Predicted 3D model of a 100-nucleotide RNA (Glycine riboswitch aptamer) from Rhizobium sp. Q54. The coordinates come from a structure-prediction model, not an experiment, and the mean pLDDT is 76.
[in-house]
RNA sequence: AUGAACUUCUGGAAAGCGAGGCUGUUACGACAGCCUCCACCGAAGGGGUAACCUAGCGAAAGCCGGGGAAAUCUCUCAGGUCCCAUGACAGAGGGGUCGC
Numbered sequence: 001a002u003g004a005a006c007u008u009c010u011g012g013a014a015a016g017c018g019a020g021g022c023u024g025u026u027a028c029g030a031c032a033g034c035c036u037c038c039a040c041c042g043a044a045g046g047g048g049u050a051a052c053c054u055a056g057c058g059a060a061a062g063c064c065g066g067g068g069a070a071a072u073c074u075c076u077c078a079g080g081u082c083c084c085a086u087g088a089c090a091g092a093g094g095g096g097u098c099g100c
């Protein structure tokens, strides 16, 4: 604090059904998983970052550039690129302090 963590339901974007190889299944059409390569996405998670607060030196003006500090910004580690699933965030409930 018009109610934290947590929880139920609902909504929820982006980007190659890419190429090659291996294994398994097969109704022989194909399917599933894994590995490598190239190209992409940002909304699990994670990293970075401002104002501002603060440390040190100095009589002061200042110097220095250490620490803390946000994200839907940014990176693309992780995750993802037909559908399914995941899903930041939002709405409607529960919950009642583990949040700041």
Base pairs, nucleotide, nucleotide: 006094007093008092009091010090011089016038018037019036020035021034022033023032024031025030039081040080041079045077046075047074048073052068053067054066056063057062
NCBI's taxonomy places the organism under Bacteria, Pseudomonadota, Alphaproteobacteria, Rhizobiaceae, Rhizobium.